[in-house]
């Protein structure tokens, strides 16, 4: 401090995600030790056990047992004494309101802050003053007896007190009729020392007690500021605001009642509803600020739920009562007990949270005079990686770079100094010795010195000494021993984001925080190696903040991305011109005081460090309040003209309303002329018309709208406004001045006015027209188009309230270069005057320039630079929805969400690509033309079908006479059926064998194999032996056998690949370097004017330049020359022959093959820009690239091909491999496609005579001659070829015949006899001959080829090949028409344009229907929840009354009073009951739209003019997109 992801790439908007802190966490893997810390966030949901509040005998009274001892004694036990005045109890003080817990309520003086009580309280403490006297009943405990199953009582009897009462005293206190009068206290205990009638009493201390005044501490009550959201909560309130007057409480007040008045809050958010304990703080963040309120501290509430009071100094009371109410527990059914949101524990909830532990030894608490006694506060220890620090898990050498593991080009290479091993230390663990600090007080006993005292006593206070006190604890630390030993995992490795390879696996399993992997080579799953990071921990999940400047005070924004109200007035509110002078609210500046500690910072110390933790220091920020300063703001007084109006004089205008009146047309009626068609359309029909239409003429009626003028003119806030002519009437500009003095300027709410449609009610209705209706169109046509039309368009008056109400631009006010127009005024100059000219106000355009902006674009009419009020906007659907609430007569308007659901959605520009866009230009593209194909028969191929197999592949153009330049066998790759397995072929181990194999012969068979005989005894080289031509041994060759490694695959996969090709296309175009614009994608060059077959060539030109393409270089052909002349050739000269370059010769000519030359817009005319080049003309064989071929740029189709070979992977392996036979590839209802032959007479048959080119040819072409109608047989002369052969060229030309007919055309089919190759012609070849003689009479819709030596025709060759061509692949011969042109179809090139495409129009893309899922709206209802209302009932209480009972203290005149209890009775009043509304949730049969799902179904509305531009309103109509009507807007 960013990064990812919307595009084909860009820039911007703007949403999502990530990377980074932090948790009271939780999960899932692991898991050594140690400090510090944390530990029910959920059910304030129910508890079993124990514990957690006691303490005082120095307040009082009564008062044991165990044990010990002693005596006695029947040995059973009894008594006394000690324990002891203890324990355990009761009276009584105090205390228990603290301390702990928990956050359920509570939007409130609760809290937080800063202040006020002249309006209050206060136990214990401390301080002052005074005081403290004299009496009297009771009672509990206990004792006796009595209920009761227990809690628990009951009656009688005894007794004390610092219990309780009466009197006395009585102020500085209280109250009152206020010199005065009235009231109200009290308690003793302990030491000590006198005395004593042994009860006591008196002195003294010390503690207590009572009054009162004061602190100190706690605490009560008010105030002013802060304190969450929602307005789809707008009005709320009746004790409610305030008086008076009285209760009432410590106090203040409507707190209460009674009465009088109507107040009192609220848009600065009242009322209501959700939600929350609230701070200090804690988190994060540069800060500003956000989210948060565990632990530690302040406060507050609450303590089973609701309610109440008592006691008290204090409580409306967590371990106190009373009630009602749920639940839960004991019962002997009669009654009774409880209350862990104390500490541990338990069960339940849940993703989740400890031990039923020691210990009062420290701090602290209550209680005591005190020792001391209690204390789940609190220390401490247990468990838990739960967090925050620390420490280890070893150090140092070690290369034979070991095994192992991956992996690999098979060489290696990584793991890796890693481990083995060798030295070594000893943290820490374990073990065994030491071993603190936290303890300081009190107290006790002992001295001492003071004080007090009559005192040396006692007691207090200070001080010595000695004694005494540790839960933790086997503590911390230290020492010493063993021993590397007992101590490393988890997470990721596709980008973001460090870190990659192999293997499984095949959109499967899986992954995933976003983009997104995974359909057979995955760095994205899984697994193994490697690696990266952190590390006693790692990942995930969850939450908060952070990045997010994505709520913007600090710090966005609104022309088109979301987003300026449809316009004005104006209300509060906000903001406001100059000068003067006051004041000080704001502001500014100092002082004080406050904001508890803790934390935070900072500096220092103490735990070996750190975390933790002490001490000390300061500041930041807010309040309060005092005091000071007076510039600016406010306020408040004078003033002033420049904002702002007001008066004058003048101009312009479709500014409004009402009235009234014109002509043009349209339609309709009357009449005449007048006749047959008008009307309408792409094209028709439906409609008018012979009952006279259209047409025309002349008169009439009636609504509506106003041509020209007219205009990017004009007026109006905006919506709008248009013949004309009157009346009313409102704004707005010039000019010159006079007057008011800031009157201003925005406006939340309000109010008004607001196109069209559309609504009420009454006219009116010509035209035009939603709806509707017929005609057309179409697959359909609810639409476009056409013939009718209703509503409505129009008037009146009333609604409505919205439109692309747009400049998509909110109103003001100032400032910032210009150019040129138009509207209305003014001035100046000049002139007779008008114009021109300069100049100056108001509008209204255009274009530019700094700025600005994502760009486009805007630019003094800003979107430029300030300043003011306002409205709005925060991803995209859902959603201009829903519910609620206002408003409408309705239709509907205007507020206006949520679940869900995606990771985009958009905006401006860029490049391509398409447009039923535009423009220019090519091409046999189209048009003129010839000749075909689609119709017929065969031939082929191709689909389709069938088959045991018809093998595979091609498959718009760009497959289909194509791979195949030839399937009887073979080919062959298919099917059947028989065999073989190291294999039909390779190249190697390792083993045997040379009697094998080879060769001959024979058995079985279809063969292929399979089992067998015979033959011969192989070859070469070295050694050694010898009978020297034989034997051996060894070593190689070659061959079988056998074994292993592999061989073999026409198996897949052309979407793993190479290579080759096909298209587009011989189209003219495809890029690059360096500048140069542009934020950037890109543009510029390569555009633009000409030209061209061309990005071809010239000018222009921020562009200079270059390469791949074009072209031209080769090759053929066309004229010519030069060389060379056999096998060609014969012109002349010679010889021959029936005849023939046969022969001698020649090189003239043809031919042939080498070389060369011609041609280049060179030269002429014209036109062009003096270019480029065009068009003519001469010359010339050839003219404007002459004809032709060869050449095929950057890339397109994952084009085609794994079957031509090559290759990667996967697969098969006695087979998916090899090898035989026989079948099949040849099949046949049929479609198609390419191609022969014809449908004749321009032919067709008979005869007859001309003329070629290119090739081929020894397993060959093969003459002559001979044989057969012939196919061919025979035959073998000649040639390895310019020599011989194939080889007849055929059409043409003469001539005969046929005579328009299914024929003398036409030849399928068949039928019989043959020829030929061939082991072999059934399946299934060619050909010949003789016979049969089909379809067909020129081909529908569509459709192909061709621009000159071409189409058309003609016929030869030649590859394959044993044999098969109608097919390819070549050759000559004969030889036309026709192009005006460039609308239109196709195809391409440029250059614009518009896009919602980018997989690129075979694109995208809307709606219903249909079917699954998920939220959600309405609903006859149904169940809750919460707050109030009204009414009935009304516990306990507190209060108030009170007949009636009953009763110690005190007064009595003794009768009783007084005074207090019980009981009854009302006020209030919980909880509970009815009822009727509210509000809010959950659930409903059905139903409504919503998203969101695979390759449904229906269409085709929208993006291009999207094929009828689109798009807002509004309204009617349709299966649906949707169509129309009406008015608007360019997007």
């Nucleotide at each position: 401090a960013g990064a990812g992801u919307u595009u084909g790439a860009u820039c911007c908007u703007g949403g999502c995600u990530c990377a980074g802190g932090a948790c009271a966490a939780a999960c899932g893997c692991u898991g050594g030790c140690g400090g510090c810390g944390u530990g029910c966030u959920u059910a304030a949901c129910a508890c079993a056990u124990g514990c957690a509040a006691g303490u005082c005998u120095a307040a009082g009274g009564a008062g044991a047992a165990a044990a010990u001892u002693a005596u006695c004694u029947u040995c059973g036990g009894a008594u006394a004494a000690u324990g002891a005045g203890u324990a355990a109890a009761c009276u009584g003080g105090c205390g228990a309101a603290c301390g702990g817990g928990u956050g359920a309520g509570u939007a409130a003086c609760g809290c937080g802050u800063a202040g006020g009580c002249u309006a209050c309280c206060u136990a214990c403490c401390u301080u002052u003053a005074a005081g403290a006297u004299g009496g009297g009943g009771a009672u509990a405990a206990c004792g006796u007896u009595u209920g009761g199953a227990a809690a628990c009582g009951g009656a009688c009897g005894c007794u004390a007190a610092u219990a309780c009462c009466c009197a006395a005293u009585a102020a500085u206190a209280u109250u009152c009729u206020a010199u005065g009068a009235a009231u109200c206290a009290a308690a003793a205990g302990g030491g000590g020392c006198a005395c004593c009638u042994c009860g006591g009493u008196g002195c003294u201390c010390u503690u207590g007690c009572u009054u009162a005044a004061a602190g100190a501490u706690g605490g009560g009550c008010c105030u002013g500021c802060g304190u969450c959201u929602g307005a789809u909560u707008a009005g709320c309130u009746a004790g409610a605001u305030g008086g008076u007057a009285a209760g009432g409480u410590a106090a203040u007040g409507g707190c209460u009642u009674a009465c009088c008045a109507u107040g009192g809050c609220a848009a600065c958010g009242a009322u209501c509803a959700g939600u929350a304990g609230c701070u200090g703080g804690u988190u994060c963040g540069a800060g500003a600020g956000g989210a948060u309120g565990a632990u530690c501290a302040g406060c507050c509430a609450c303590a089973c739920u609701g309610g109440g009071a008592c006691u008290u100094a204090g409580a409306u009371a967590c371990g106190g009562c009373c009630c009602a109410g749920a639940c839960u527990c004991c019962u002997a059914c009669g009654g009774g007990a409880g209350g862990c949101a104390g500490c541990a524990g338990u069960g339940g909830g849940g993703a989740a949270u400890u031990u039923u532990g020691c210990g009062c030894a420290a701090u602290g608490a209550g209680c005591g005079a005190a020792a001391g006694c209690u204390u789940g506060a609190c220390g401490c220890a247990g468990c838990a990686a739960c967090g925050c620090c620390g420490c280890g898990u070893g150090a140092u050498c070690g290369a034979a770079g070991a095994a192992g593991g991956u992996u690999c080009u098979a060489g290696g290479a990584c793991u890796g100094u890693a481990a083995a091993g060798a030295u070594c230390u000893g943290u820490c663990a374990u073990a065994g010795g030491g071993g603190a600090a936290g303890a300081a007080a009190u107290g006790u006993a002992a001295g001492u010195a003071u004080u007090c005292u009559a005192a040396c006593a006692c007691a207090a206070u200070a001080u010595u000494u000695a004694c005494u006190u540790g839960a933790c604890g086997g503590u911390a630390c230290c020492c010493u021993a063993u021993a590397a030993g007992a101590a490393a995992g988890c997470u990721c490795c596709g980008g973001c984001u460090a870190a990659c390879u192999a293997g499984g696996u095949g959109c499967c399993a899986g992954c995933a925080g976003c983009c997104g992997c995974g359909g057979u080579a995955a760095u994205a799953c899984c697994u193994g190696g490697g690696g990266g990071g952190c590390a006693a921990g790692c990942g995930u999940u969850g939450u908060c903040c952070g990045g997010a400047u994505u709520u913007a005070u600090u710090g966005g924004g609104c022309g088109u991305a979301a987003a300026g109200g449809g316009c004005u007035c104006g209300u509060a509110g906000g903001u406001g011109g100059g000068c003067u002078g006051a004041u000080u609210a704001g502001u500014c500046g100092a002082a004080a005081u406050u904001g508890a500690a803790a934390u935070a910072c900072a500096a220092u110390g103490g735990c070996u460090u750190a975390a933790c933790c002490a001490u000390u220091g300061g500041a930041a920020c807010g309040g309060u309040u005092u005091c000071g300063a007076u510039a600016c703001u406010g306020u408040c007084a004078g003033u002033c003209u420049u904002g702002a109006g007001u008066g004058a004089a003048a101009u312009a205008g479709a500014g409004g309303u009402a009235a009234g009146u014109g002509g043009a047309a349209u339609u309709c009626c009357u009449g005449g002329u007048g006749u047959a068609g008008c009307g309408g359309u792409g094209a028709a029909a439906u409609g008018c018309g012979u009952a006279g239409a259209u047409a025309u003429c002349a008169g009439g009626a009636g609504g509506a709208a106003c041509a020209c003028c007219a205009a990017a003119g004009g007026c109006g806030a905006a919506g709008g406004c248009a013949g004309c002519u009157u009346a009313c009437u409102g704004g707005a500009u010039u000019u010159a001045u006079a007057c008011u003095g800031a009157c201003a300027c925005u406006g939340a709410g309000g109010a008004g006015c607001g196109a069209a449609a559309g609504c009420g009610u009454g006219g009116g209705u010509a035209g035009c027209g939603a709806a509707c209706a017929g005609g057309a169109u179409u697959a359909g046509a609810g639409a476009c188009c056409c013939u009718g039309g209703u509503a409505g368009u129009c008037c009146a008056c009333g609604c409505c309230g919205u439109a692309a109400a747009c400049g998509a631009u909110g109103a003001g006010c100032a400032c910032u270069a210009g150019g040129u127009g138009g509207u209305g005024g003014g001035a100046g100059a000049u002139u007779c005057g008008a114009c021109c000219c300069u100049u100056u106000c108001a509008c209204u355009g255009c274009u530019g320039g700094a700025g600005u902006u994502a760009a486009c674009g805007c630019a003094u009419u800003a979107a430029g630079u300030g300043c003011u009020c306002c409205g709005c906007c925060u991803g995209g659907g859902g959603a201009c929805u829903a519910c609620g609430a206002u408003c409408g007569c309705a239709a509907g308007a205007u507020u206006g969400a949520a679940a869900c659901u995606c990771a985009a959605a958009g905006g401006a520009a860029u490049u391509g690509a398409c447009g039923g866009g535009g423009a220019c230009c090519c091409g046999c593209a189209c048009a003129a033309g010839c000749g075909g194909u689609g119709g017929a028969u065969u031939a082929u191929g191709u689909g389709g079908u069938u088959u045991a197999a018809u093998u595979c592949g091609a498959u718009g153009c760009a497959a289909c006479g194509c791979g195949a330049a030839g399937a009887a066998c073979c080919u062959u790759a298919c099917c059947u059926a028989g065999a073989c397995u190291u294999g039909a072929c390779a190249u190697g181990u390792u083993a045997g064998u040379g009697a094998a194999a080879a060769c001959u012969c024979a058995g079985u068979g279809a063969a292929a194999g399979c089992a067998g005989a015979g033959c011969u005894u192989u070859c070469u080289g070295c050694a050694g032996g010898c009978u020297u031509g034989c034997c051996u041994g060894c070593a190689g060759a070659c061959a079988c056998u056998a074994u292993c490694a592999c061989a073999g695959g026409u198996g897949a996969u052309g979407c793993a690949u190479g290579g080759c090709u096909g298209u587009c296309g011989u189209c003219a175009g495809c890029u690059c370097g360096u500048g140069u614009c542009g934020u950037g994608a890109g543009a510029u060059g390569u555009u633009c004017g000409g030209u061209u077959a061309a990005g071809u060539c010239c000018g222009a030109u921020a562009a200079c330049g270059a390469g791949c393409g074009c072209a031209a270089c080769c090759c053929c052909u066309a004229u010519c020359g030069c060389u060379a002349g056999u096998u060609g050739c014969c012109a002349g000269c010679a010889c021959g022959u029936a005849a023939u370059g046969g022969u001698g010769g020649g090189g003239a000519c043809u031919c042939u093959a080498g070389c060369g030359a011609a041609a280049c817009u060179g030269c002429c005319c014209g036109g062009g820009a003096u270019a480029a080049c065009c068009g003519g003309a001469a010359g010339g064989a050839a003219g404007g690239u002459g004809g032709g071929g060869c050449c095929g740029a950057c890339g397109u189709c994952a084009a085609g091909u794994c079957a031509g070979u090559a290759u990667g992977u996967c697969c098969c392996u006695u087979a998916c491999g090899u090898c035989u036979a026989g079948g099949g590839c040849u099949a046949c209802a049929c479609a198609c496609g390419u191609a022969a032959u014809a449908c004749a007479a321009u032919g067709g048959a008979g005869g007859g005579u001309a003329c070629a080119a290119a090739g081929g040819g020894u397993a060959g072409c093969a003459a002559a001659g001979c044989u057969g109608c012939g196919a061919a047989g025979u035959g073998g002369a000649g040639c390895c070829a310019a020599u011989c052969c194939c080889a007849a060229a055929a059409a043409a030309c003469c001539u005969u015949c046929c005579c328009a007919a299914g024929u003398u055309c036409g030849g399928a089919u068949u039928g019989c006899a043959g020829u030929c190759u061939g082991c072999a012609a059934c399946u299934c070849g060619a050909c010949u001959g003789c016979a049969u003689g089909a379809a067909g009479c020129a081909g529908g819709a569509a459709u192909c080829g061709c621009u000159a030596g071409u189409a058309a025709u003609c016929g030869c060759g030649c590859a394959u090949c044993a044999g098969c061509a109608u097919g390819g692949c070549g050759c000559g011969g004969u030889g036309a028409a026709u192009a005006c042109g460039u609308u239109c179809c196709c195809g391409g090139g440029u250059c614009u344009u518009g896009u919602a495409c980018a997989c690129a129009c075979c694109g995208c893309c809307c709606g219903u229907c249909a079917c699954g899922c998920c939220a959600u709206g309405g609903a006859a209802g149904c169940c809750g929840g919460c707050a109030g209302c009204a009414c009935c009932c009304g516990a306990c209480a507190c209060c108030a009354g009170u007949g009636u009972c009953c009763u110690a203290a005190c007064c009595u005149u003794c009768g009783g009073g007084g005074a207090g209890g019980a009981g009854c009775u009302g006020u209030u009043u919980a909880a509970g009951g009815u009822g009727a509304a509210g509000u809010u949730g959950g659930u409903g049969a059905c139903u409504g739209g919503g998203g969101c799902g695979a390759a449904g179904u229906c269409g085709u509305a929208a993006c291009a003019a999207g094929g009828u531009a689109g798009c807002c309103g509004u309204a009617c109509c349709g299966g649906a997109a949707g169509g129309u009507g009406c008015g608007g807007c360019u997007g």